[in-house]
């Protein structure tokens, strides 16, 4: 210098104006927001990857019932692994080289709550994390 492991620390943004109503930050109109890694060039839609939900398996732990008291059978938590599901972009310019950039039209956004239906409020979450960043130790070349 590169790389690996430990530690430490960091890690998501946006409801504004208006209209209907008894009630909307959920619904109409118009506005607002865009995670992380990658990429011949900068990406919400491109290739991945996170968070949420599901399941197998293992561990904990705890209830039910059956029992010949050896244990069995069933159910719900919790963790960990692995897996599995999980949205959306065209047109045109430029240019080696862009689904990335300009231009112009579109589209997307988990579950659970609500006096009414949620990307933007509230709640799981002071939770998890994909990853960064930087010092420290430590390994390897």
């Nucleotide at each position: 210098g590169c790389g690996c492991g430990u530690g430490u620390u960091c890690c998501g943004g946006g409801g504004u104006c208006g209209g209907u109503g008894a009630a909307a930050g959920u619904c109409c109109g118009a506005g607002c927001c865009g995670g992380c890694g990658g990429u011949g060039a900068c990406a919400g839609u491109c290739c991945g990857c996170g968070a949420c939900c599901c399941g197998u398996a293992c561990g904990c732990c705890g209830c039910u019932c059956c029992g010949u008291c050896a244990g069995g059978a069933g159910c719900a938590g919790c963790g960990u692994c692995c897996g599995g599901u999980u949205g959306a972009u065209g047109u045109g310019g430029u240019g080696a080289a862009a689904c990335u950039c300009c231009a112009c039209g579109a589209c997307c956004g988990a579950c659970g709550g609500u006096g009414a239906g949620a990307g933007u409020c509230c709640g799981g979450a002071u939770g998890g994390g994909a990853g960064g960043a930087c010092c420290a130790c430590g390994c390897c070349g």
Molecule: FMN riboswitch aptamer (RFN element)
Organism: Microlunatus sagamiharensis